[in-house]
RNA sequence: UUUGACAAAGGCAAACCUGGUGAAAGCCAGGGACGCAAAGCCACGGGCCUAUCCCCGGUCCGCGCGGUAGCGGCGCGGAGCGGGUACGGCAGCCGGGCUACCAAAG
Numbered sequence: 001u002u003u004g005a006c007a008a009a010g011g012c013a014a015a016c017c018u019g020g021u022g023a024a025a026g027c028c029a030g031g032g033a034c035g036c037a038a039a040g041c042c043a044c045g046g047g048c049c050u051a052u053c054c055c056c057g058g059u060c061c062g063c064g065c066g067g068u069a070g071c072g073g074c075g076c077g078g079a080g081c082g083g084g085u086a087c088g089g090c091a092g093c094c095g096g097g098c099u100a101c102c103a104a105a106g
Stems, first nucleotide, its partner, number of pairs: 001105004011036002016031006034092001040098003044095003047090003054084004059079007
C1' cells in the first nucleotide's frame, strides 16, 4: 500500500418497546439484535425524507358590502386540503474525503 476469513481480541447496533426532544422528517437515552471489515467520523457530489416559516390554488364556517325572481361576486377573520420550496434531516442509500484493530500478500 492492497486485500478481507475458515482466525483471535473485541466493536457497532436494524426492526420493535419505553422515556425525552422536535412542527415533522429525525435525533438522544435505556432495553433489544436484523445485520455490518469501517454500520468509526465528515453533508463535498448525487439521491431520498420532512414542511414550522414562505409562495400558489381550491373547500368549509362566521361577519360585512353591493346586487338578484333566485344562485352568483368582493373584502376580513378562522379551520383544513392539494401543489411548490430547505436554511431542517438521512453517513445502516450510493459515491467521495479523513482516521483505524487483526491477519495475509506485495
A computed fold for a 106-nucleotide RNA from a Chloroflexota bacterium, annotated as c-di-GMP-I-GGC riboswitch aptamer. NCBI's taxonomy places the organism under Bacteria, Bacillati, Chloroflexota. Its mean pLDDT, the model's own confidence on a scale to 100, is 85. Rfam family: c-di-GMP-I-GGC riboswitch aptamer. Rfam links the family to the GO term cyclic-di-GMP binding.